[in-house]
Molecule: TPP riboswitch aptamer (THI element)
Organism: Priestia megaterium
RNA sequence: CAACACCACUAGGGGUGCUUUCGAAGCUGAGAGAGACGAGAAGUCUUAACCCUUAUAACCUGAACUAGGUAAUACUAGCGUAGGAAAGAGGUAUUGUAAUGGA
Numbered sequence: 001c002a003a004c005a006c007c008a009c010u011a012g013g014g015g016u017g018c019u020u021u022c023g024a025a026g027c028u029g030a031g032a033g034a035g036a037c038g039a040g041a042a043g044u045c046u047u048a049a050c051c052c053u054u055a056u057a058a059c060c061u062g063a064a065c066u067a068g069g070u071a072a073u074a075c076u077a078g079c080g081u082a083g084g085a086a087a088g089a090g091g092u093a094u095u096g097u098a099a100u101g102g103a
Base pairs, nucleotide, nucleotide: 001096002095003094005092006091007090009088010087011053012052013051014050017027018026019025033047034046035045036044037043059084060083061082065078066077067076068075
């Protein structure tokens, strides 16, 4: 100096569904929480927790997709080595290269 792995800090990105007797429960999951605006709509914004930050899986598009399954679902798999997608300086350890010094 470079690469890789992990850690904490700061900054940023993201999703919030299905069923129901509408009481609150049930399903999957890391996460399905709370509030405000709006017309009781579509949607937008704030915040908590969780996950993710160069990426072969945080998340979005394709997608009112295809196949299988379920009470039902963005449930599982495919699609998918697809296209897009948000970082900085530190610390710990390992490896490699170069220079200097010693034996």